[in-house]
Background:
A computed fold for an 82-nucleotide RNA from a Nitrospirota bacterium, annotated as c-di-GMP-I riboswitch aptamer. The model forms 95% of the base pairs in the Rfam consensus. The sequence was found by an Rfam model in a public genome assembly.
């Protein structure tokens, strides 16, 4: 180094909610709170799910937003007992 997971140190983040405040809306950003998380760090590539709007008889299809804490995928990181 790689794999691998968290035994132990050192810390990270931060569910629901409440406040404020953007957004037509999914939902975001702050503050407060802590359900939880070995990437719950980035990222909208793929499915998923949702939000607006259009075709269709329907089934469903299109074009545009949003979720990384729903799932894969790429990437970057601290620790190093087993």
């Nucleotide at each position: 180094c790689c794999c691998c997971a968290u035994a132990a140190a050192g810390g990270g983040c931060a569910a629901a909610g409440u406040a404020c405040g953007g957004g037509a809306g999914a939902c975001c950003g702050u503050a407060c709170g802590a359900c939880g998380c070995a990437a719950a760090g980035c990222u909208a590539c793929c499915u998923u799910u949702u939000c607006g709007g259009g075709a269709g008889a329907g089934a469903u299809c299109c074009c545009g937003g949003a979720a990384a804490g729903a799932g894969g995928g790429g990437u970057u990181g601290c620790u190093g007992g087993a």